Transfer RNA from Lachnospiraceae bacterium UBA7196, 73 nucleotides, folded computationally. NCBI's taxonomy places the organism under Bacteria, Bacillati, Bacillota, Lachnospirales, Lachnospiraceae. Its mean pLDDT, the model's own confidence on a scale to 100, is 82. Rfam family: tRNA. Gene Ontology term of the family: triplet codon-amino acid adaptor activity. Rfam classes the family as a transfer RNA.

């Protein structure tokens, strides 16, 4: 240069056929201890890389950029 994957919460991820943004852990609060740990109820954090397009609706389909992996040369 070209072909491919990935990108969602402080981390590691899911997210089914396009229609409710969610889990684990971590943070905070209170429960419980004398105090920590563990365990339990709470709640808080989201530009779904970015930018545009199709739809009545896009995390998801198109398209273009961008970091990372990775093949070919």
């Nucleotide at each position: 240069g070209g072909g491919g994957a990935u990108a969602u919460a402080g981390c590691u991820c899911a997210g089914c056929u396009g229609g409710g943004a969610g889990a684990g852990c971590g943070a905070u609060a209170c429960g419980u201890u004398c105090g920590c740990a563990a365990c339990g109820u709470a709640u808080a954090g989201g530009u779904c890389a970015g930018g545009g397009g199709u739809u009545c609706g896009a995390g998801u389909c198109c398209c273009c950029c961008u970091a990372u992996c990775u093949c070919c040369a």